About this RNA
Predicted 3D model of a 73-nucleotide RNA (transfer RNA) from a Candidatus Bathyarchaeia archaeon. The coordinates come from a structure-prediction model, not an experiment, and the mean pLDDT is 82.

RNA sequence: GCCCCUGUAGCCGAGCGGUUAAGGCGUCAGCCUUGUAAGCUGAAGGUCCCGGGUUCAAACCCCGGCAGGGGCU
Repeated sequence: GCCCCUGUAGCCGAGCGGUUAAGGCGUCAGCCUUGUAAGCUGAAGGUCCCGGGUUCAAACCCCGGCAGGGGCU
């Protein structure tokens, strides 16, 4: 330098054009307990890496960047 894959909450991770962007871990609150842990219930937390485009409508499709991983020379 070229090619491929990945980027979604603090962490992991589903989503494959249209409902309110699932779930788990963690965090916080409550219940329970003599108390802690475990368990149960609830809550908060998201510019979907960035910019532009297509479309009535984009996390999703297209283009260009950035970051990480892999391969080739």